Predicted 3D model of a 76-nucleotide RNA (transfer RNA) from Candidatus Vogelbacteria bacterium RIFOXYD1_FULL_46_19. It matches the Rfam family "tRNA". Rfam's curators write: Transfer RNA (tRNA) molecules are approximately 80 nucleotides in length. It is annotated as a transfer RNA. Gene Ontology term of the family: triplet codon-amino acid adaptor activity. NCBI's taxonomy places the organism under Bacteria, Bacteria candidate phyla, Candidatus Vogeliibacteriota. The sequence is in RNAcentral, with records from ENA.
This record gives sequence, C1' cells and structure tokens, in this order.
RNA sequence: GGGCCGUUAGUUCAGUUGGUAGAACACUCGAUUCGCAUUCGAGAGGUCACCGGUUCAACUCCGGUACGGUCCACCA
Repeated sequence: GGGCCGUUAGUUCAGUUGGUAGAACACUCGAUUCGCAUUCGAGAGGUCACCGGUUCAACUCCGGUACGGUCCACCA
C1' cells in the first nucleotide's frame, strides 16, 4: 500500500424486506429478609464511530474518513 470483516446502552451482543432500536448481565428503586444473598416487580440509561449523499423516511443503501481484527504485498 491492497482485499475482507467489525464499530449499536456501562459490558457482551441481536436488529430479517429502509418505516421513530432491543435482550442478557450490570446499575437504581420497591417487595421478600433481623440484615445480606437469592428470587420477583418496576425504572433509568443510546449523536447506532465520524462526515457527506440518495430517499417522504437511513443502524440498514452509496461515497469518504477514523479506529480495531485478519489475510496478502513491499522493505529488511
């Protein structure tokens, strides 16, 4: 330098044909307990990496950039 894959909640990850984004764990509150843990219920938490484009509408499609992974090439 080139090819491919990835980037979504604090963490690990879903998200099918473009139609206002979810799970588990963690966190907060409540119930249960003398208290803790467990269990149950409820709640909060998101610039979908960034910039542009297409579209009535973009996590999703197109172009570019950044970061990470992997393979190849180059140098030695």